RNA sequence: CGGAAAAUAGAAGCGCUGGUACUUGCGCCUAGUCUUCUCAGUGCAAGUAGACGAGGAAGAGGUUUAUCGAAAUGUCAGCGGAUGCCUCUCGGCUAAACUGCAGUCGUCAGCAGUCGGAUAAAUCCAUAAGGUGACUUGUGGGACAAAAACGCCUGUGGCAGUCAUU
Numbered sequence: 001c002g003g004a005a006a007a008u009a010g011a012a013g014c015g016c017u018g019g020u021a022c023u024u025g026c027g028c029c030u031a032g033u034c035u036u037c038u039c040a041g042u043g044c045a046a047g048u049a050g051a052c053g054a055g056g057a058a059g060a061g062g063u064u065u066a067u068c069g070a071a072a073u074g075u076c077a078g079c080g081g082a083u084g085c086c087u088c089u090c091g092g093c094u095a096a097a098c099u100g101c102a103g104u105c106g107u108c109a110g111c112a113g114u115c116g117g118a119u120a121a122a123u124c125c126a127u128a129a130g131g132u133g134a135c136u137u138g139u140g141g142g143a144c145a146a147a148a149a150c151g152c153c154u155g156u157g158g159c160a161g162u163c164a165u166u
Stems, first nucleotide, its partner, number of pairs: 014080004019076001020049009031038002052069003058089006090106005097162005110156004115151002124141007
């Protein structure tokens, strides 16, 4: 490095990283001092950081910078993944049942509007623990969103055929 098997753990703002930033040690080197120490630069090694929550899955295939906001603004850059989107199938609704087509959604299953939903988390303050350090992990306190699901009310939404009832 490739392959196989087993076990453990287990995420979807999620995982990873050789760029980048930062830390420590050692070496080289510049300047000051010149015993040594300090500062800047640089090489190597070992490390640290690298998305804050809300929200999101009928099935298959395809596709890639896949929704919303935040006192964050390195949340930079890159890789992978992904509940997004498209097509088909299945299913619901559009005047009881079925079929075809059309529209629109996904089992709480059409669209639009008012109101509710709507009290987020990080940041911040206080404090504890670990690490030489960058930094990491907690506890407590007070605050601040938007989109959507959903609920109430209002308005609004097909065509054709078959069958049944009055």
This is a predicted structure of a 166-nucleotide RNA (glmS glucosamine-6-phosphate activated ribozyme aptamer) from a Bacillota bacterium.
It matches the Rfam family "glmS glucosamine-6-phosphate activated ribozyme aptamer". From the family's description: This entry contains a glucosamine-6-phosphate activated ribozyme that is found in the mRNA for GlmS. GlmS is an enzyme that uses fructose-6-phosphate and glutamine to generate glucosamine-6-phosphate. The ribozyme catalyses self cleavage of the glmS mRNA that is thought to regulate GlmS activity. The family's RNA type in Rfam is riboswitch.
The sequence was found by an Rfam model in a public genome assembly.
The model forms 91% of the base pairs in the Rfam consensus.